[in-house]
RNA sequence: GGCUAGGUAGCUCAGUUGGUUAGAGCAUACGGUUCAUACCCGUAGGGUCGGUGGUUCAAAUCCACUCCUAGCCA
Numbered sequence: 001g002g003c004u005a006g007g008u009a010g011c012u013c014a015g016u017u018g019g020u021u022a023g024a025g026c027a028u029a030c031g032g033u034u035c036a037u038a039c040c041c042g043u044a045g046g047g048u049c050g051g052u053g054g055u056u057c058a059a060a061u062c063c064a065c066u067c068c069u070a071g072c073c074a
Base pairs, nucleotide, nucleotide: 001073002072003071004070005069006068007067010026011025012024013023019057028044029043030042031041032040050066051065052064053063054062
């Protein structure tokens, strides 16, 4: 340098032909339970969907450019 895959909550990830308020588990805080802790149950907080621009009534999703990570080739 070329090709492929990926970037979504603090971490690991899902998101089904673009459609109303973007989700799960773990973690965190609070509450319930217990003599108490753990386990378990519930609630809550937490998101520029890597960035910029474009298409569209509407974009995490489509297009262009760009940044980063991993692998392969040279």
A computed fold for a 74-nucleotide RNA from a Deltaproteobacteria bacterium, annotated as transfer RNA. Its mean pLDDT, the model's own confidence on a scale to 100, is 82. The sequence was found in a public genome assembly. Rfam family: tRNA. By type it is a transfer RNA. Rfam describes the family as follows. Transfer RNA (tRNA) molecules are approximately 80 nucleotides in length. Taxonomically the source falls in Myxococcia (Bacteria, Pseudomonadati, Myxococcota).